This is a predicted structure of a 66-nucleotide RNA (transfer RNA) from a marine eukaryotic metagenome. Its Rfam family is "tRNA". The family's RNA type in Rfam is transfer RNA.
RNA sequence: GGCGUAGUGUAGUUGGUUAACACGUCAGGUUGUGGCCCUGAAGAUCGAGGGUUCGAAUCCCUCCGC
Repeated sequence: GGCGUAGUGUAGUUGGUUAACACGUCAGGUUGUGGCCCUGAAGAUCGAGGGUUCGAAUCCCUCCGC
């Protein structure tokens, strides 16, 4: 100096509705069964704690890990 965001990999960049996408998981459809495919759902207090602000994943400080 850089990075830390669902189980995994990533996006989110001049702070602003309900944090998004892919894979995976679960349920249903399809199938003789399974896979592929289609539909839907669950899942992240954004590494931790403070500060600034009407409002912080985003800005500032300290700490932790790589």